[in-house]
Context: one part of a larger RNA
RNA sequence: CUGGGCGUAAAGCGCGCGUAGGUGGUUUGUUAAGUGGAAAUGUGAAAGCCCUGGGCUCAACCUAGGAAAUUGCAUCCCAAACUGGCAGACUAGAGUACAAGAGAGGGGUGUGGAAUUUCCUGUGUAGCGGUGAAAUGCGUAGAUAUAGGAAGGGAACAUCAGUGGCGAAGGCGACGCCCUGGCUUGAUACUGACACUGAGGUGCGAAAGCGUGGGGAGCAAACAGGAUUAGAUACCCUGGUAGUCCACGCCGUAAACGAUGUCUACUAGCCGUUGGGGGACUUGAUCCCUUAGUGGCGAAGCUAACGCGAUAAGUAGACCGCCUGGGGAGUACGGUCGCAAGAUUAAAACUC
Numbered sequence: 001c002u003g004g005g006c007g008u009a010a011a012g013c014g015c016g017c018g019u020a021g022g023u024g025g026u027u028u029g030u031u032a033a034g035u036g037g038a039a040a041u042g043u044g045a046a047a048g049c050c051c052u053g054g055g056c057u058c059a060a061c062c063u064a065g066g067a068a069a070u071u072g073c074a075u076c077c078c079a080a081a082c083u084g085g086c087a088g089a090c091u092a093g094a095g096u097a098c099a100a101g102a103g104a105g106g107g108g109u110g111u112g113g114a115a116u117u118u119c120c121u122g123u124g125u126a127g128c129g130g131u132g133a134a135a136u137g138c139g140u141a142g143a144u145a146u147a148g149g150a151a152g153g154g155a156a157c158a159u160c161a162g163u164g165g166c167g168a169a170g171g172c173g174a175c176g177c178c179c180u181g182g183c184u185u186g187a188u189a190c191u192g193a194c195a196c197u198g199a200g201g202u203g204c205g206a207a208a209g210c211g212u213g214g215g216g217a218g219c220a221a222a223c224a225g226g227a228u229u230a231g232a233u234a235c236c237c238u239g240g241u242a243g244u245c246c247a248c249g250c251c252g253u254a255a256a257c258g259a260u261g262u263c264u265a266c267u268a269g270c271c272g273u274u275g276g277g278g279g280a281c282u283u284g285a286u287c288c289c290u291u292a293g294u295g296g297c298g299a300a301g302c303u304a305a306c307g308c309g310a311u312a313a314g315u316a317g318a319c320c321g322c323c324u325g326g327g328g329a330g331u332a333c334g335g336u337c338g339c340a341a342g343a344u345u346a347a348a349a350c351u352c
């Protein structure tokens, strides 16, 4: 010396499931592939190096013989701790059964009230609306306001609501019913390593966008008009179409963020909060223990610092992904996918 890294400097795939592969709990026996040991045999070209001679007048150089090295490979022998193989056993990992529990987890279907808007009827009269101020706009064909109605409609569900809950992530919020996934707790019984990760693969995946058919209240890209302004292709105002909603099918991307991959073990404390279980007494707005989450601070340690700190960015292990100066460029070309938009894979010249 046998790389160093990935919260913010370049770098964790958006998230699951899972194939190959890699890795793998305790114990007994066996095997001897890996591993370790010793000697022998074969091989490890020659030259070179070293020693002793010889030849060029010497030397360099050339040459004869010898020795050493070639740390390797193969065969044979031995060992059996560790890894692997085979056979058997175990229960601490993992899973199943049983009984409880919490939840905006998912899909379908039905129902409800508030509000906006439209329509009808009544009252009523000159304004309404909007702004920094105005104007466009609406209104004597009766608006705005107000009362009643709709066997009108669509979308969203105030309060409860909480660094609360659930979900792998995206995400999920009125109420009832049906179907359905996961999680937690408790005490026993059972299976007996069935596990972890996961290249390819496959599924899910906000918003926008696309296709076909519906729907369309409010909002609102584009667009039109009014203002503002030097201008105003904007910010403000009046309108307003795609879209937003539903069904089915695509797209496959986001600051898809905790900018922090998944799994396991270990390592001070203190304070909250959600869901379970247990215990204590003084039975309470009580206290203690434990478990699964979710927050705040903080010892050690880590970090360039900020900060992280049992939900680690600490200490270790297993497996995957990714980075390697800035620009060119997440671009060109080619491939794959897509109806398209484009996505994905992914350079180089040149330049600093």
Base pairs, nucleotide, nucleotide: 003324004323005322006321007306008305012320014204015203016202017201021197022196023195025090026089027088028087029086030085031084033083034082035079036078037077040075041074042073043072050066051065052064053063054062055061093194094191095190096189097188098186099185100184101183105180106179107178108177109176110175111174112157117152118150119149120148121147122146123145127138128137165172166171209250210249211248212247213246214245218244219243223239224238225237226236261319262318263317264316265315266314269297270296271295272294273293274292275291276290277289278288279287280286281284301308302307325352326351327350334345335344336343337342
Molecule: small-subunit ribosomal RNA, central domain
Organism: uncultured marine bacterium